[in-house]
Context: one part of a larger RNA
RNA sequence: CUGGGCGUAAAGGGCGCGUAGGCGGCUUAAUAAGUCGGGUGUGAAAGCCCCGGGCUCAACCUGGGAAUUGCAUUCGAUACUGUUGGGCUAGAGUGCGGGAGAGGGAAGUGGAAUUUCCGGUGUAGCGGUGAAAUGCGUAGAUAUCGGAAGGAACACCAGUGGCGAAGGCGACUUCCUGGAUCGACACUGACGCUGAGGCGCGAAAGCGUGGGGAGCAAACAGGAUUAGAUACCCUGGUAGUCCACGCCCUAAACGAUGAGAACUAGCCGUUGGGGGUAUUAUAAACCUUUAGUGGCGAAGCUAACGCGAUAAGUUCUCCGCCUGGGGAGUACGGCCGCAAGGUUAAAACUC
Numbered sequence: 001c002u003g004g005g006c007g008u009a010a011a012g013g014g015c016g017c018g019u020a021g022g023c024g025g026c027u028u029a030a031u032a033a034g035u036c037g038g039g040u041g042u043g044a045a046a047g048c049c050c051c052g053g054g055c056u057c058a059a060c061c062u063g064g065g066a067a068u069u070g071c072a073u074u075c076g077a078u079a080c081u082g083u084u085g086g087g088c089u090a091g092a093g094u095g096c097g098g099g100a101g102a103g104g105g106a107a108g109u110g111g112a113a114u115u116u117c118c119g120g121u122g123u124a125g126c127g128g129u130g131a132a133a134u135g136c137g138u139a140g141a142u143a144u145c146g147g148a149a150g151g152a153a154c155a156c157c158a159g160u161g162g163c164g165a166a167g168g169c170g171a172c173u174u175c176c177u178g179g180a181u182c183g184a185c186a187c188u189g190a191c192g193c194u195g196a197g198g199c200g201c202g203a204a205a206g207c208g209u210g211g212g213g214a215g216c217a218a219a220c221a222g223g224a225u226u227a228g229a230u231a232c233c234c235u236g237g238u239a240g241u242c243c244a245c246g247c248c249c250u251a252a253a254c255g256a257u258g259a260g261a262a263c264u265a266g267c268c269g270u271u272g273g274g275g276g277u278a279u280u281a282u283a284a285a286c287c288u289u290u291a292g293u294g295g296c297g298a299a300g301c302u303a304a305c306g307c308g309a310u311a312a313g314u315u316c317u318c319c320g321c322c323u324g325g326g327g328a329g330u331a332c333g334g335c336c337g338c339a340a341g342g343u344u345a346a347a348a349c350u351c
Base pairs, nucleotide, nucleotide: 003323004322005321006320007305008304012319014201015200016199017198021194022193023192025088026087027086028085029084030083031082033081034080035077036076037075038074039073040072041071042070049065050064051063052062053061054060091191092188093187094186095185096183097182098181103177104176105175106174107173108172109171110154115149116148117147118146119145120144121143125136126135162169163168206247207246208245209244210243211242215241216240220236221235222234223233258318259317260316261315262314263313266296267295268294269293270292271291272290273289274288275287276286277285300307301306324351325350326349333344334343335342336341
């Protein structure tokens, strides 16, 4: 050649779209490139291997054969792959008709609460803790009633509920908009899968410019605690958290499980859709089907834990990744970034 692997031991890219490439349904004809067979030519000699011969043997020398798994050419074979033409509908997609949804974007609106301000009542405390103190309060606080302002978040509903590729998405209304799903037909006719590069999206924190700032709160200040306390607790409090635009591009970006397809016992829930049973319409119930989402479990798998039709089972296609620990996700260089830094990524040495 043809290693073994990737849930937890090292190892699935954060997620999508998609270029090249790789792989690709049923049927028919042609072709004969791959593939297979035969012939011919060539594949120097020596060496290796086999059978002989010569030095008394051997090494050595020598004759013949085999081998030289290759290349070229020619004649054939046509199952499979390829190529070309024709056909098909089971993959994929389009049309039609439904219902569901915190899917995305924009504008507007609402109530509860916190805080601040104004006014009323009212008087000596409030607040906070394990206990306190800092802090606030007779210049009238806390409490309570009325009013106003402003910002942020949307209690209940709420659910191993829903939607989204992932990140993620939760008050209400309107507008714009993406996807999935179900039903019965009609249509296109393999238009498919994956995807190195590439492009886009990508929580939080952070950065730039301009706004905004109620609450919370890194830093910071003070009070406590303590042997100390650059902490945990308390009183304050600035960036930030919010908005617009532009960057950053990371994560325990997790199901620590790449995408697609097929096959392989069941049982119990739940969400959306369809069909049916009985009734009299509805609702509920039950049966069934389909798309999700959970629990248990047969076979099988697994080092075990566990997984088990949402596989970690049995297979196929394509991509990514791993190869003892440390050094190190570091140095150097490249690329990207305003910066912070990101990405790609060693070696010496050492155990």
Molecule: small-subunit ribosomal RNA, central domain
Organism: metagenome